Overview:
A computed fold for a 73-nucleotide RNA from a Candidatus Daviesbacteria bacterium, annotated as transfer RNA. Its Rfam family is "tRNA". Rfam links the family to the GO term triplet codon-amino acid adaptor activity. By type it is a transfer RNA. The RNAcentral record of the sequence draws on ENA. Lineage of the source: Bacteria > Bacteria candidate phyla > Candidatus Daviesiibacteriota.
[in-house]
RNA sequence: GCUCCUGUAGUUCAGUGGAUAGAACGGCCGAGUCCUAAUCGGUUGGUCGGGGGUUCGAUUCCCUCCAGGAGCG
Numbered sequence: 001g002c003u004c005c006u007g008u009a010g011u012u013c014a015g016u017g018g019a020u021a022g023a024a025c026g027g028c029c030g031a032g033u034c035c036u037a038a039u040c041g042g043u044u045g046g047u048c049g050g051g052g053g054u055u056c057g058a059u060u061c062c063c064u065c066c067a068g069g070a071g072c073g
Stems, first nucleotide, its partner, number of pairs: 001072007010025004018056001026044006049065005
């Protein structure tokens, strides 16, 4: 330099055109216990990497940039 993949909650991920963007773990509060843990209940969470375009409508499709990874040279 070229090609491809990934970027969504604090973490790991789902969501491939339309509903209020979800799950698990985590955090916080409570129950529980002699205390702690397990367990249970409640609660807390997001400029969907940035910008632009297409569309009535974009996390999703297209372009570009950024970051990370893989391959080729």